This is a predicted structure of a 73-nucleotide RNA (transfer RNA) from a Patescibacteria group bacterium. Its Rfam family is "tRNA". Rfam links the family to the GO term triplet codon-amino acid adaptor activity.
RNA sequence: GCUCCUGUAGUUCAACGGAUAGAACGUCUCCCUCCGGAGGAGAAGGUUAGGGGUUCGAGUCCCUUCGGGAGCG
Numbered sequence: 001g002c003u004c005c006u007g008u009a010g011u012u013c014a015a016c017g018g019a020u021a022g023a024a025c026g027u028c029u030c031c032c033u034c035c036g037g038a039g040g041a042g043a044a045g046g047u048u049a050g051g052g053g054u055u056c057g058a059g060u061c062c063c064u065u066c067g068g069g070a071g072c073g
Stems, first nucleotide, its partner, number of pairs: 001072007010025004018056001027043005049065005
């Protein structure tokens, strides 16, 4: 330099182009307990990497930039 894959919550990951983007773990609050843990109930937490485009509608499709990974030279 070229090609391919990838980027979603603090972490690991879901989400046929269609309703308010969900789950587990973690965090916080409450219950329980002498205290803690375990267990139970609830809550907070997201510009879906940035920008543009297509579409009635984009996390999803297209272009581009950036980050990460792999291969080729």